This is a predicted structure of a 74-nucleotide RNA (transfer RNA) from a bacterium. Its Rfam family is "tRNA". Rfam's curators write: Transfer RNA (tRNA) molecules are approximately 80 nucleotides in length. Rfam classes the family as a transfer RNA. The sequence was found in a public genome assembly.
RNA sequence: GGUGAUGUAGCUCAGCUGGUUAGAGCAAACGGCUCAUAUCCGUUAGGUCCGGGGUUCAAGUCCCUGCAUCACCA
Numbered sequence: 001g002g003u004g005a006u007g008u009a010g011c012u013c014a015g016c017u018g019g020u021u022a023g024a025g026c027a028a029a030c031g032g033c034u035c036a037u038a039u040c041c042g043u044u045a046g047g048u049c050c051g052g053g054g055u056u057c058a059a060g061u062c063c064c065u066g067c068a069u070c071a072c073c074a
Base pairs, nucleotide, nucleotide: 001073002072003071004070005069006068007067010026011025012024013023019057028044029043030042031041032040050066051065052064053063054062
């Protein structure tokens, strides 16, 4: 340099054919249980859906562009 993939909560990830409110597990805080701790159960908080632009009544999802990471090729 070329090709491809990935980017969504603190971490690992899901999110279908664009559609009403963006979710799960773990972690965190709080509560329950227990003599106590762990486990377990419940509740709560936590989001620039990588940045910018475009299409659309409507974009995490489609298009363009940039950035970052990874893999392969040179």